This is a predicted structure of a 412-nucleotide RNA (Bacterial RNase P class A) from uncultured Pseudolabrys sp. Of the family's consensus pairs, 95% are formed in the model. The source organism's lineage runs through Bacteria, Pseudomonadati, Pseudomonadota, Hyphomicrobiales and Pseudolabrys. RNAcentral holds the sequence, with entries from MGnify. It matches the Rfam family "Bacterial RNase P class A". The family's RNA type in Rfam is ribozyme. From the family's description: Ribonuclease P (RNase P) is a ubiquitous endoribonuclease, found in archaea, bacteria and eukarya as well as chloroplasts and mitochondria. Its best characterised activity is the generation of mature 5'-ends of tRNAs by cleaving the 5'-leader elements of precursor-tRNAs. Cellular RNase Ps are ribonucleoproteins. RNA from bacterial RNase Ps retains its catalytic activity in the absence of the protein subunit, i.e. it is a ribozyme. Isolated eukaryotic and archaeal RNase P RNA has not been shown to retain its catalytic function, but is still essential for the catalytic activity of the holoenzyme. Although the archaeal and eukaryotic holoenzyme s have a much greater protein content than the bacterial ones, the RNA cores from all the three lineages are homologous -- helices corresponding to P1, P2, P3, P4, and P10/11 are common to all cellular RNase P RNAs. Yet, there is considerable sequence variation, particularly among the eukaryotic RNAs. Identified in Yersinia as Ysr151/RnpB.
[in-house]
RNA sequence: AGUCGGCUGGACGGCCGCUCCGCGCCAAUGUCGAAAGACGGCCGGAGAGGAAAGUCCGGGCUCCAUGGACAAACGGUGCCGGAUAACGUCCGGCGGGAAGAGCCUUUAAGGGGCAAAGCCCAGGGACAGUGCCACAGAGAACAGACCGCCUCGGGCACGUUGCGUAUCGUCCGCGGCAAGGGUGAAACGGUGCGGUAAGAGCGCACCGCGUUUCCGGCGACGGAAACGGCACGGCAAACCCCACCGGGAGCAAGACCGAAUAGGAGCGGCGCGGGAGUAAUCCCAGGUCUGUCCGACCCAGCCGUUCGGGUAGGUUGCAUGACGCGCCGGGCAACCGGCGUGCCAGAGGAAUGGCCGUCACGUUUCGUGGGUUUCCCGCGAGGCCAUACAGAACCCGGCUUACAGGCCGGCU
Numbered sequence: 001a002g003u004c005g006g007c008u009g010g011a012c013g014g015c016c017g018c019u020c021c022g023c024g025c026c027a028a029u030g031u032c033g034a035a036a037g038a039c040g041g042c043c044g045g046a047g048a049g050g051a052a053a054g055u056c057c058g059g060g061c062u063c064c065a066u067g068g069a070c071a072a073a074c075g076g077u078g079c080c081g082g083a084u085a086a087c088g089u090c091c092g093g094c095g096g097g098a099a100g101a102g103c104c105u106u107u108a109a110g111g112g113g114c115a116a117a118g119c120c121c122a123g124g125g126a127c128a129g130u131g132c133c134a135c136a137g138a139g140a141a142c143a144g145a146c147c148g149c150c151u152c153g154g155g156c157a158c159g160u161u162g163c164g165u166a167u168c169g170u171c172c173g174c175g176g177c178a179a180g181g182g183u184g185a186a187a188c189g190g191u192g193c194g195g196u197a198a199g200a201g202c203g204c205a206c207c208g209c210g211u212u213u214c215c216g217g218c219g220a221c222g223g224a225a226a227c228g229g230c231a232c233g234g235c236a237a238a239c240c241c242c243a244c245c246g247g248g249a250g251c252a253a254g255a256c257c258g259a260a261u262a263g264g265a266g267c268g269g270c271g272c273g274g275g276a277g278u279a280a281u282c283c284c285a286g287g288u289c290u291g292u293c294c295g296a297c298c299c300a301g302c303c304g305u306u307c308g309g310g311u312a313g314g315u316u317g318c319a320u321g322a323c324g325c326g327c328c329g330g331g332c333a334a335c336c337g338g339c340g341u342g343c344c345a346g347a348g349g350a351a352u353g354g355c356c357g358u359c360a361c362g363u364u365u366c367g368u369g370g371g372u373u374u375c376c377c378g379c380g381a382g383g384c385c386a387u388a389c390a391g392a393a394c395c396c397g398g399c400u401u402a403c404a405g406g407c408c409g410g411c412u
Base pairs, nucleotide, nucleotide: 001412002411003410004409005408006407007406008405010359011358012357013356014355015354016353018047019046020045021044022043024042025041026040030039031038032037049389053400054399056398057397058396059395060394061250062249063248064247067294068293069292070291071290074246075245076244077243078242079093080092081091082090083089094123095121096120097119102114103113104112105111124241125240129239130238131235132234133233146181147180148177149176150175152173153172154171155170156169158164189207190206191205192204193203194202209228210227211226212225213224214223215222216221254316255315256314257313264307265306266305267304268303269302270301273284274283275282276281286298287297288296289295323342324341325340326339327338328337329336330335362384363383364382365381366380367379368378369377370376371375
C1' cells in the first nucleotide's frame, strides 16, 4: 500500500415547534359529524436503524376451509453431532480442494511423498436408468498409433582383392510396443528398481485402489493388518434415484360500532330420486372437497363463470416481547439456566423538525518546532463543514445488499 472481517458512525446549550403515554391536575357540557365517534390547557415521561433497505428464508399471531389419515403432484434441504420456536440460519467437528512454514526420499537436473496455521466447498448416489464430454487429437471408457522405439528382410551409401552390411548413416516393407514425445480441461493408476529385441503391473518395493477383519470415536470418519484382479474416467449449480421436511392466505389478516343496499340477473355442467315416519327428522343414492377411506355441506339445489348493487365512516388489532441490560453458573462454542434490574416509538398520508452558538471529526491557509524533508508529526491562529448509506408501519430470529470518516484485528 492492497484486501477481508469486527465495532462505531456524532456531542452540548438556548429559543420555537411536532407525535404518543400518564384515568396526574384543571377545564368543559362546547365545536365538528347523519351516526358511531373525534377534539382543550398545564405538569411529568418517552420518541427511528445497523442496516429501518431487499421481501430471499423461518416463525409468532389472525382467519379460512370440506376437517382428519394415507398417497400422489409440487416445492425445499442434502457429510456428522449439537443449538434454536423454527430455518436454506448459527456453533463445533469430519472429509475434500488450491497454495504451502517446514520435513523425508531420489537425482546431473528433474521427480515423488508427508505436512501446521489460515482460505475455499451447491459435501447423499455415477454397477437403478437415460444423457453429455465441443474443438483438437491415433484414441475420450473396458479406446488407441501422429511423431517415435525394437527384431527381421531388402535397397542406397560406405569400405573392399573378394565378400559384407559388423559399427555409424539413410530409405522402404512385414511384425512387435504403448514405456518417451505431441493433442487436449481431462488419455484407462503414480514414483523407483528389475526384466525385455524394445516395452508394458510383466515382476517387485512404497503409495494408491478393492475386499475382509480388528482397534479408537455417539458419529461423519481415522488407524492397523491380511489377501488381491494389480483397476470400466469425469459431469447429477444434467434429467434422475434415495433420505428427511412442507395446508392456504396474510395486519389491506381479523374484531366491534355506525350507516346503507338488491337474500339480484344471465350462461354452462350435474341433478331435479328411493325408503321409514302423522310430522319434525333419519337412512340410501347423487353433487362438491387433486385421489382413496372416514367425515362435512347441499339435497331442489350445488359447482363454475359473466354482469350488476351497497359500504370505502369510526374504534380496535397496536406493542410486556421466543424483549433489553448487569452479574453468577454450565458448555470448546453456538447457546442454556438462575438472580437482579428496566419499560426503550406506535403514526394513520404518516410525528422526532427549524434557527442560533460551541466542541469533536474532516478539510484548507498562514506561522512555528522537530523528523527519514515529493512529505510526515506536534503546537498556535483563521476559513469551510457539521458531513456516509439512509427513515419504523403487527412483531421477532436470520440471510443478502449499501456505507464518507475513525478505531481494532487477520492475510498478502